[in-house]
Context: one part of a larger RNA
RNA sequence: ACAUCGUUUAGGAACUAGGCAAAACAGCGUCCGUAACUUCGGGAUAAGGACUGGUUUCUUCCGGGAGGAAGAGACCCGCAGCGAAAGAUCUCAACCGACUGUUUAUCAAAAACACAGGUCCCUGCUAAACCGUAAGGUGAUGUAUAGGGGCUGAUGCCUGGCCAGUGUCCGAACGUUAAGGAAGGGGGUUAGUUUCUUCGGAAACAAAGCCUCUAACUGAAGCGCGGAUGAACGCCGGCGAUAACUAUAAUCGUCCUAAGGUAGCGAAAUUCCUUGACGGGUAAGUUCCGUCCUGCACGAAUGGCAUAACGAGUUGAGAACUCUCUCAACGAUGUACUCG
Numbered sequence: 001a002c003a004u005c006g007u008u009u010a011g012g013a014a015c016u017a018g019g020c021a022a023a024a025c026a027g028c029g030u031c032c033g034u035a036a037c038u039u040c041g042g043g044a045u046a047a048g049g050a051c052u053g054g055u056u057u058c059u060u061c062c063g064g065g066a067g068g069a070a071g072a073g074a075c076c077c078g079c080a081g082c083g084a085a086a087g088a089u090c091u092c093a094a095c096c097g098a099c100u101g102u103u104u105a106u107c108a109a110a111a112a113c114a115c116a117g118g119u120c121c122c123u124g125c126u127a128a129a130c131c132g133u134a135a136g137g138u139g140a141u142g143u144a145u146a147g148g149g150g151c152u153g154a155u156g157c158c159u160g161g162c163c164a165g166u167g168u169c170c171g172a173a174c175g176u177u178a179a180g181g182a183a184g185g186g187g188g189u190u191a192g193u194u195u196c197u198u199c200g201g202a203a204a205c206a207a208a209g210c211c212u213c214u215a216a217c218u219g220a221a222g223c224g225c226g227g228a229u230g231a232a233c234g235c236c237g238g239c240g241a242u243a244a245c246u247a248u249a250a251u252c253g254u255c256c257u258a259a260g261g262u263a264g265c266g267a268a269a270u271u272c273c274u275u276g277a278c279g280g281g282u283a284a285g286u287u288c289c290g291u292c293c294u295g296c297a298c299g300a301a302u303g304g305c306a307u308a309a310c311g312a313g314u315u316g317a318g319a320a321c322u323c324u325c326u327c328a329a330c331g332a333u334g335u336a337c338u339c340g
Stems, first nucleotide, its partner, number of pairs: 001335008010326002014324001019321001029051004037042001039154001053076010077081001082087001089319007096311002101113002117152007129138003155306004160236003165233002167229005174224003180218002184214006192205005237255005264298001265295001276292005
């Protein structure tokens, strides 16, 4: 000096990002007592108090009994009677997630995942969906109170407007549209016919067949087209003027849009400006709580707001307690280190 531990005057979080670590009250015993809030179950061991040994006598109560419980008195011992060990710190307020649960084996346990509940879509059974080339299998030895998928996430109060775009579903008159079919047309070949001939043949035209090029017309879904649909993907304005001081604008005008954000909440896990403004708490508060609304850039199952209970969650405050600190000191054990 380090590691682990013990003790400490006065103060008591002044430490620190943060009471991290440590300390401490109490200790699932007995008696008393217990708030807000609440889904009436809880909250709750809330909080907060008091008590506690042994011997012996008596009383009361319970019990069929064994025995048990409560109470009153006398006496005894110790520094100390829950005699050792073990055995909750608590309160107030806010946020998030309802809850118990699950998770990054080995830096994250959470506000993430799940969840019961809600809702939408698909599926009539050889079901949909999924695995497999197939046979076959799961679904299911189930049958719409069933099975699969998506989103949301207890409960309470609710869940507004927009179908123009994208998606899905329904429709089928018209337009467009593939392979295929195909009237017709063009070209090649050529029986044949005509003309010419040196009789060997040559040239022109050309049916059928075959080959080939083209093609009116026909031809499904789809797309175009019409409609529905948001707990489908999503989206939810600007400018100007206006009231008996001023300010503000219930109101008016105008442009654009599919429609212009409703209820509720709001400097928020969302607010840049910003340490917004006001109030509370402190001697002093960029955090915290309440309120306001000027919402850069909340907002309704990509759920909105509230919420008892719960949480090794996050944030702020307090009581108690302490070597966290003011500010150090001493000691124990083990090392380092020195000598041998």
A computed fold for a 340-nucleotide part of an RNA from a Candidatus Uhrbacteria bacterium, annotated as large-subunit ribosomal RNA, domain IV. Its Rfam family is "Bacterial large subunit ribosomal RNA". Rfam links the family to the GO terms ribosome and structural constituent of ribosome.